[in-house]
Order: sequence, then structure tokens, then C1' cells
RNA sequence: GCGGAGGGCCGGAUGGCCGCCCCUUUCAGGGGAGGAAAGUCCGGACUCCCUGAAGCAACGGUGCCGGGUAACGCCCGGGCGGGGCAACCCGACGGACAGCGCCACAGAGAACAGACCGCCCCGGUUUCGACCGGGGUAAGGGUGAAACGGUGGGGUAAGAGCCCACCGGGGGGCUGGCAACAGUCCCCGCAUGGCAAGCCCCACCGGGAGCAAUGCCGAAUAGGGGGAUCGCGCCGCGCGUCGGCAGGGUCGCUUCAGCCCAGAUCCCCGGGUUGGCAGCACGAGGCCAUUGGCAACAAUGGUCCCAGAGGAAUGGUCAUCUAUGGGUGAGGCAACUCACCCGGGACAGAAUCCGGCUUACAGGCCCUCCGCGCGA
Repeated sequence: GCGGAGGGCCGGAUGGCCGCCCCUUUCAGGGGAGGAAAGUCCGGACUCCCUGAAGCAACGGUGCCGGGUAACGCCCGGGCGGGGCAACCCGACGGACAGCGCCACAGAGAACAGACCGCCCCGGUUUCGACCGGGGUAAGGGUGAAACGGUGGGGUAAGAGCCCACCGGGGGGCUGGCAACAGUCCCCGCAUGGCAAGCCCCACCGGGAGCAAUGCCGAAUAGGGGGAUCGCGCCGCGCGUCGGCAGGGUCGCUUCAGCCCAGAUCCCCGGGUUGGCAGCACGAGGCCAUUGGCAACAAUGGUCCCAGAGGAAUGGUCAUCUAUGGGUGAGGCAACUCACCCGGGACAGAAUCCGGCUUACAGGCCCUCCGCGCGA
């Protein structure tokens, strides 16, 4: 100097005039859209509902190990696998010997398979080019995404884990590590493929709905009409809104308990309420410092209050400055510097709130790392 990788910050500024919303100690003061407010994909806080507890089922989610967190499918660290020269990035990362299913076409043959072209041996024929039959073979070639281990050597008629070395696979021991795993040593028939982002099995986790939740006040109507299923039992007495027994109902199922016991459940038609207040922002809160930790983060101390609309506020206008960019001229070997002119900044608006993930984003600045080239 060029290219690449990871992380962080900003993403226009100032002033005047006019105009909005909130709070408050009220005529004065303070505050007023984002890093994604977006997607609605996860996890919760909070509110209400299901009668409570326990167990099971159904349905759904996650899936290497350790840690963080209120929690997570998130974050940090590590392991293994893949991509890359590397810095780094990605991973749907438990199980194929519980079972079922699929592997089209091509090919001889696609799971305990197979001989198309070949190679070898024996016999026969021969126009001496070759051909036919039998036996052996899967090392070579071909088909395919994938061919029932790979490379090399020995051996064989030719071959084959047939034998050997290494790799690979299965089993075991030891060492390191909390662990996932890694290293090393020994033994072995040398061999029963892939897909679970097919169903499934295993481990762990999970109720439903959502601020249009929910609560209060006010007002109004029709305390409306019709239908279906099950049940409305027995005994005692002091005669009832009592006691006991049985029975019906109440959760997807079961056990125990509670409740209603004259109720329980369901369907159809129709009417009223479109008002106001609360929920509504002090939070798993922000920032700084110290300590612990590789880190995520935690603890302690200090400090700050930083939107709350209600069809939806934070805007309009004027002036000055200005990032990137473009043009012209001058200086300079170049990098670059100066002057003038033009020009004016991306993605994009809270609606209960928070922790994440994902997607969009003109341009600028900072830090660290990797590779290549050059110079000292």
C1' cells in the first nucleotide's frame, strides 16, 4: 500500500418565529420515537379463565458438554464435524442392533446383492482372425449420488483380508479433562450401506387466551322468546334452608378431596351497551466505579428518572454551518493540500412492558486480527 475477517460508535448541527402532547412544588420549571420502533419468530413479567392436589395420556417444542440468565429455540466458553492459505465462519450436533418405510432412472447387482466388458484354467472347433461349452474370479473397466472397506506389498492358474504393514471398524485397559472428548497401548471375526430436515424411539421442557387482557363508574334495553338430553330417589326424626344412604353433574382419563344438588349441558332467534376513568410506565431500569470471572455475567457502592398519545402528540418555516459525492483551477514526483462552484445525508414512527433472534440500512469514524507485496 492492497485485499479480507471480527467488534464498537454516529447516522446531521445551531439559532429565531409560529404550533402540539405529558408531568409538576403552576404562570414558572422539566421532558417528548428506534437501532432496528419492523417481522410477530421464541422466552417471560402482568391480567383473567379452567374446582384443588397427584399420576397418566394426547399435542407441541428443544436435542454435543459445561456455564450465564427470570427464562428461552438466546448468550459465553469448550469439544467434534464441515468451509477457508489464514484471521474467522457455519452446524437440524441423542439413537440406524426397538420397529416400520424409502433409495427413482441407469446398472449384472442398491443390503446380508451381483457378472455387462473383462482375467485365468480345462475340453472342443478353426478359413489361424477367432468361436463354442464347462469351471474359477470380483483385483481392472463400465453404470450410478452411493457398489458390501482404502493404499501398498506378498501370494495365486488368475484373483480375493487369502496373508502382512498402515489407515479404517469393533472390543478392552491406562492417562489427561467436571464433561463432551483427546492421546496411548492391547486384542479381533477382518466387516450387516445411506436417509430420522421420513414416521418413530430416548432424554428434558411445556395449561389456555391475551392490554381489543382485566377492573371500576355511569347509562340503557326485553329480568326477552323457542327447543333438546340426563336427573328430580329412599330412610330417620325434633318435620326443615336438618341428618344419613344412594344417584346425577362438575377436568382428556384415573385416585383422593371440594362444590351444585334440583340442578347440569347444548342449540337457534332477537334486543341493549360503540360513554368515562383506571390499567399507563420506578422497571428482571439506565450510566459510572470497584471486586470476582477467559467470557457471558454477578455482587457492592454511587448517580439519574430519560415518551405515554387515545384515530392517535414530538411538527412547520427562515437563516447559518456541514458529512459523503461531483466539477474547475493552483502547488506537488506521488500521497495529498488549498481556493471557488454545485449539492444536501440511508433503513425507517412508540401504543402493556422487558430479554433475545431474524430482516432492512446511503455514508462516516475508531479498535483488533489475517494474508499478499514493497521499503527501512
Bacterial RNase P class A from Marivita sp. XM-24bin2, 376 nucleotides, folded computationally.
The prediction has a mean pLDDT of 77.
Its Rfam family is "Bacterial RNase P class A". It is annotated as a ribozyme.